A computed fold for a 104-nucleotide RNA from Paraglaciecola sp., annotated as c-di-GMP-I-GGC riboswitch aptamer. Its Rfam family is "c-di-GMP-I-GGC riboswitch aptamer". Rfam links the family to the GO term cyclic-di-GMP binding. It was read from a public genome assembly, where an Rfam model found it. Taxonomically the source falls in Paraglaciecola (Bacteria, Pseudomonadati, Gammaproteobacteria, Alteromonadales).
[in-house]
RNA sequence: CAUGAAAAAGGCAAAAUUGUUGAAAAACAAUGACGCAAAGCUUCCGGUCUAAGGUUUAUUGAUGUCUUCAUCAUACAUGAACUACGAUAGCGGAGUUGCCAGAA
Numbered sequence: 001c002a003u004g005a006a007a008a009a010g011g012c013a014a015a016a017u018u019g020u021u022g023a024a025a026a027a028c029a030a031u032g033a034c035g036c037a038a039a040g041c042u043u044c045c046g047g048u049c050u051a052a053g054g055u056u057u058a059u060u061g062a063u064g065u066c067u068u069c070a071u072c073a074u075a076c077a078u079g080a081a082c083u084a085c086g087a088u089a090g091c092g093g094a095g096u097u098g099c100c101a102g103a104a
Base pairs, nucleotide, nucleotide: 001102003101004100011036012035016031017030018029019028020027021026034090040096041095042094044093045092046091047088048087049086053083054082055081056080057079058078060073061072062071063070064069
């Protein structure tokens, strides 16, 4: 450095399995290699995943009222929707540091 064809010194480790943590997404450790020239690091921007917590909403019965509604029970329940302050750096961009080789 708008470089990564070959080589060499080395590095990382997908899926899967086992264990641990977590509500989950997922993470960590071991085994294991699909791949990776930043598959080192940082959630700053966008995307994707999750939804514990939060918000909204739905359900049946009884009584009153008298058909609109109110109260109570079901119910500190269950279902649904939205939501990141969670996750992903091996989704992309950006920032930052760096090995080897090549070129100048």